[in-house]
């Protein structure tokens, strides 16, 4: 330098046929329960979907450029 895979909540990930309020588990906060803690139950917060631009009525999803990580080739 080139090819491929990936980047989504604090963590691990799902979601790509373009349209349902962007979701799951763990973690976090609050409440119930307990003498107290844990466990359990209920509720809640947390995301400009790596960055920028384009296409479209509409983009996490399609196109282009760039950044980062992994891997392969030279």
């Nucleotide at each position: 330098g080139g090819g491929c895979u990936g980047g989504u909540a604090g963590a691990u990930c799902a979601g790509u046929u373009g349209g349902c309020c962007a979701g799951a588990u763990c973690g976090c906060u609050u409440g119930c329960u307990u003498u107290g803690c844990a466990a359990g139950c209920a509720a809640g917060a947390a995301g400009u979907c790596g960055c920028g631009a384009g296409u479209u009525c509409g983009a996490a999803u399609c196109u282009c450029g760039c950044c980062c990580a992994g891997u392969c080739c030279a």